Model confidence (mean pLDDT): 84 of 100. Predicted 3D model of an 80-nucleotide RNA (c-di-GMP-I riboswitch aptamer) from Nitrospiraceae bacterium UBA6898. The source organism's lineage runs through Bacteria, Pseudomonadati, Nitrospirota, Nitrospirales and Nitrospiraceae. The model forms 89% of the base pairs in the Rfam consensus.

[in-house]
RNA sequence: AAUCGAGAAAGCUAAACGCACCGUGAGGUGCGGACGGAAAGCAACGGAUCUUUUCUGAAUAAGACAGCCGGGCUGCCGAA
Numbered sequence: 001a002a003u004c005g006a007g008a009a010a011g012c013u014a015a016a017c018g019c020a021c022c023g024u025g026a027g028g029u030g031c032g033g034a035c036g037g038a039a040a041g042c043a044a045c046g047g048a049u050c051u052u053u054u055c056u057g058a059a060u061a062a063g064a065c066a067g068c069c070g071g072g073c074u075g076c077c078g079a080a
Stems, first nucleotide, its partner, number of pairs: 004078002012037002017032006035067001041073002045070003049064004
C1' cells in the first nucleotide's frame, strides 16, 4: 500500500414509530426513539422504485430516493 472485517477498542450514524415545521406530492428538516449499518460519509452517472396540485391518463417533462442495485470520490480502527 492492496485485500479483508474480529463476539477487538475508541468514536460515528440512526429504520419503524411519535411530535413540530416545510412541500400539491414522493419526501425533507428538528427533537425524541434504535431496527440496523464498516462507508447507512459525499455525490442523482446508469438501472429500479416513488411523486407531480382539479376526474382520468401520461412523457423525449419536472421532481423524490444514496438505509434498493451497479459505478464514481473520500474516509476511522487494525486481529486473523
The sequence was found by an Rfam model in a public genome assembly.
It matches the Rfam family "c-di-GMP-I riboswitch aptamer". Its family is annotated with cyclic-di-GMP binding in the Gene Ontology.